Transfer RNA from candidate division Kazan bacterium RIFCSPHIGHO2_01_FULL_44_14, 74 nucleotides, folded computationally. RNAcentral records the identical sequence in 2 taxa. The source organism's lineage runs through Bacteria, Bacteria candidate phyla and candidate division Kazan-3B-28. Rfam family: tRNA. It is annotated as a transfer RNA. The coordinates come from a structure-prediction model, not an experiment, and the mean pLDDT is 81.
[in-house]
RNA sequence: UGGGACGUAGCCAAGUGGUAAGGCAAUGGGUUCUGGUCCCAUGAUCGAAGGUUCGAGUCCUUCCGUCCCAGCCA
Numbered sequence: 001u002g003g004g005a006c007g008u009a010g011c012c013a014a015g016u017g018g019u020a021a022g023g024c025a026a027u028g029g030g031u032u033c034u035g036g037u038c039c040c041a042u043g044a045u046c047g048a049a050g051g052u053u054c055g056a057g058u059c060c061u062u063c064c065g066u067c068c069c070a071g072c073c074a
Base pairs, nucleotide, nucleotide: 001070002069003068004067005066006065007064010024011023012022018054026042027041028040029039030038047063048062049061050060051059
């Protein structure tokens, strides 16, 4: 430098145009003599900026970051 993949909560991770599931962790509460287990509750405007659309996590463009392959220099 070229090609490809990915970016959603502290971590993992679903979502294929119509109000963002789930698990772990965390916090608060219940239960318990205490802790654990168990039960209930609490969380995200989805990497950034634009565009398309009545409506965008999802489609398009640019940028940023991570990874893989190739190339160049040494």